Model confidence (mean pLDDT): 77 of 100. Predicted 3D model of a 98-nucleotide RNA (Glycine riboswitch aptamer) from a Chromatiaceae bacterium.
RNA sequence: CGGGUCGACUCUGGAGAGCGGUACCUUCACAGUACCCACCGACGGGGCAGGGGGCGCUAAGCGCUUUCAAACUCUCAGGUUUCUGGACAGAGGGGCGG
Numbered sequence: 001c002g003g004g005u006c007g008a009c010u011c012u013g014g015a016g017a018g019c020g021g022u023a024c025c026u027u028c029a030c031a032g033u034a035c036c037c038a039c040c041g042a043c044g045g046g047g048c049a050g051g052g053g054g055c056g057c058u059a060a061g062c063g064c065u066u067u068c069a070a071a072c073u074c075u076c077a078g079g080u081u082u083c084u085g086g087a088c089a090g091a092g093g094g095g096c097g098g
Stems, first nucleotide, its partner, number of pairs: 006097001009092005018037001020036005038080003044076001045074003051067007
């Protein structure tokens, strides 16, 4: 100096589960807030196997401890008409950082 990759950004796609009840607010309603019941898992977060490390022992095995994954699991948080959000995927183009 150039390129690739990763992250970010932009666009697109993107599941699940009550349009629940009561109260407040409101002219009424919607929306919102609080509480209660019932649900969902794909923001986030917690947990676990094998394997690895360490230590010990009656030692080629066993025990303890540590590290440790997920779309699994738990539902703390979040969510349960539309909108919004949304893991993940595809595409994009400048700049910046590693």

Taxonomically the source falls in Chromatiaceae (Bacteria, Pseudomonadati, Pseudomonadota, Gammaproteobacteria). Its Rfam family is "Glycine riboswitch aptamer". Its family is annotated with glycine biosynthetic process in the Gene Ontology. It was read from a public genome assembly, where an Rfam model found it.